[in-house]
């Protein structure tokens, strides 16, 4: 890197410590940032795998906890937006607005060849 598959509206230091100019996947907006950006380390959230204990049932697993191991995550709803549907308005039409929703994309996790 492909492919199933599950989640994505909540949480997590606007006084933590190196570090310095970038950052928010891309597009096109629109933001963060020298009152200090990427990254690191530390702190936190969270419970996807695993582990552990309850407690239901026992073929196998289901529900709560713990938060010990492996990830993750820690500004804005995946910050919005890219293709389609629907509705409501506003126009004589084209159309255009706003809301809702499906899909693509993209990001985590588990698991395949």
């Nucleotide at each position: 890197a492909u492919c199933u598959u599950a989640u994505c509206a909540a949480g997590a230091g606007c006084a933590g410590g190196c570090g310095g100019a970038g950052g928010g996947a891309c597009u096109a907006g629109c933001c963060c940032g020298a009152u200090g950006a990427a990254g690191c380390c530390c702190g936190g959230c969270a419970a996807c795998c695993g582990g552990c204990g309850u407690c239901a049932c026992c073929c196998a697993u289901g529900a709560c906890g713990c938060a010990c191991g492996g990830u993750g995550c820690u500004a804005a709803u995946u910050c919005u937006u890219g293709c389609g549907g629907a509705a409501a308005c506003a126009g004589c039409a084209a159309u255009g607005u706003u809301u809702c929703u499906g899909a693509c994309a993209g990001a985590u996790g588990a698991g395949a060849a």